[in-house]
This is a predicted structure of a 316-nucleotide RNA (Bacterial RNase P class A) from an Actinomycetota bacterium. Its mean pLDDT, the model's own confidence on a scale to 100, is 77. The RNAcentral record of the sequence draws on ENA. Its Rfam family is "Bacterial RNase P class A". About the family: Ribonuclease P (RNase P) is a ubiquitous endoribonuclease, found in archaea, bacteria and eukarya as well as chloroplasts and mitochondria. Its family is annotated with ribonuclease P activity, dimeric ribonuclease P complex and tRNA processing in the Gene Ontology. Of the family's consensus pairs, 93% are formed in the model. It is recorded under the gene name rnpB.
RNA sequence: GGAGGCGACCGGAUGGUCGCGGGCGCGACGUCGAAAGGCAGCGUCCGAGGAAAGUCCGAGCUCCACAGAGCAGGUUCGCGGGUAACGCCCGUCCGCCGCGAGGCGAGGACCAGCGCCACAGUGACGAUGCCCGCUCCUUGAGCGGGAGUGAAACGCGGCAAGCUCGAGCCGGAGCAAGACCGAAUAGGAGGGCGCAAGGCGACGUUCGCGUCGCAGCAGGCUGCUCGCUCAGCCCUCGGGUAGGUCGCAUAGAUGGAUGACCGUCGCGGGUCCUUCGAGGACCCAGACAGAACUCGGCUUACAGGUCGCUCUCCAG
Numbered sequence: 001g002g003a004g005g006c007g008a009c010c011g012g013a014u015g016g017u018c019g020c021g022g023g024c025g026c027g028a029c030g031u032c033g034a035a036a037g038g039c040a041g042c043g044u045c046c047g048a049g050g051a052a053a054g055u056c057c058g059a060g061c062u063c064c065a066c067a068g069a070g071c072a073g074g075u076u077c078g079c080g081g082g083u084a085a086c087g088c089c090c091g092u093c094c095g096c097c098g099c100g101a102g103g104c105g106a107g108g109a110c111c112a113g114c115g116c117c118a119c120a121g122u123g124a125c126g127a128u129g130c131c132c133g134c135u136c137c138u139u140g141a142g143c144g145g146g147a148g149u150g151a152a153a154c155g156c157g158g159c160a161a162g163c164u165c166g167a168g169c170c171g172g173a174g175c176a177a178g179a180c181c182g183a184a185u186a187g188g189a190g191g192g193c194g195c196a197a198g199g200c201g202a203c204g205u206u207c208g209c210g211u212c213g214c215a216g217c218a219g220g221c222u223g224c225u226c227g228c229u230c231a232g233c234c235c236u237c238g239g240g241u242a243g244g245u246c247g248c249a250u251a252g253a254u255g256g257a258u259g260a261c262c263g264u265c266g267c268g269g270g271u272c273c274u275u276c277g278a279g280g281a282c283c284c285a286g287a288c289a290g291a292a293c294u295c296g297g298c299u300u301a302c303a304g305g306u307c308g309c310u311c312u313c314c315a316g
Base pairs, nucleotide, nucleotide: 001314002313003312004311005309006308007307008306009305010304012265013264014263015262016261017260018259020047021046022045023044024043025042026041030039031038032037049288053299054298056297057296058295059294060293061174062173063172064171073170074169075168076167077166078092079091080090081089082088093107094105095104096103097102108165109164113163114162115159116158117157125155130146131145132144133143134142135141136140178246179245180244181243188237189236190235191234192233193232199214200213201212202211203210204209219229220228221227268284269283270282271281272280273279
């Protein structure tokens, strides 16, 4: 000098103008309202992230369920430690990858049972249809040995990111959890008032009555008249709904604010000028993404940049 490894971090700063959400104060004048008060307006303070993301694990919190034990189901898996807990973190053994610093691991058990074993190979799980030797009466069978293939060749083979077995752990749903307040209308219960249990007609009839139609009092439709309508009206109680408050936070909810432009500086890239020490001018770029009950982790995305190493390899 080049190429890497590991760990940690930043993810623009500042000013102005306009705008958005929330808290507090004012709210004379404006606006709505009978008023209380609300809204507008003014002042002041606060207002996203390293991942707020995926919602994948573990908790807090809330409601429901629950004597105990077992089955089913899910999940974890060398060993030791950390932690509120974890599938997270640390150390270590073993295996694999890398020249190395290092990285990765789904690393309990196939003498409980079932299943599977590509290609090559005579044969792939209790096979023998290769070669050699020996024995038997031939085809052939039995015994012993061998070569090659292959991850594995007869042996208690290999595979559990196959079923399974073993051990440990696990109740369910989630802030739209849940708690409180609570209308209007409709419906429910109780009480009170009113009425027609009436009139006329038709039909049916078990002769008790039933159904339909017409007229029609109170009440209603506009204060009155006409007309229309035709059995309800009032009070109390209780449940639910709309809605509100809490849960809920030094951002914070309601379908959801946290933004836009400009100036200066800084970082990065490009072009040009130069007195080659640097400096100057102009232009461009600035990602991934966005809280929604709160924490601890993991995973994934990310322009550009910084720092540390007593880390490794290569070249001089």